[in-house]
RNA sequence: GGCCCCGUAGCUCAGUGGAUUAGAGCAUCUGGUUGCGGUCUAGAAGGUCAAAGGUUCGAAUCCUUUCGGGGUCG
Numbered sequence: 001g002g003c004c005c006c007g008u009a010g011c012u013c014a015g016u017g018g019a020u021u022a023g024a025g026c027a028u029c030u031g032g033u034u035g036c037g038g039u040c041u042a043g044a045a046g047g048u049c050a051a052a053g054g055u056u057c058g059a060a061u062c063c064u065u066u067c068g069g070g071g072u073c074g
Stems, first nucleotide, its partner, number of pairs: 001073007010026004028044005050066005
C1' cells in the first nucleotide's frame, strides 16, 4: 500500500429488512428490606449510535471520505 471486519450508556453487547420513544445485563444513584453492611426488591439517571458530508418524507441502519482498533495479502 490492496482487501475484509469492528466502532451504539462508565463496561460487555443486542438492534444493521430505513419509520415502535434507541435497548439489555453489569456498574452508579435513590427508596424499601436489615441493628449496620451484603443479598433481595422498586425506581431513576446516564447516548448527539467514532467524525463529516450525501441519498431519502424519514438514517444507528444505505452511499462517500476521514479517524481509531483488529485480521489478511504483498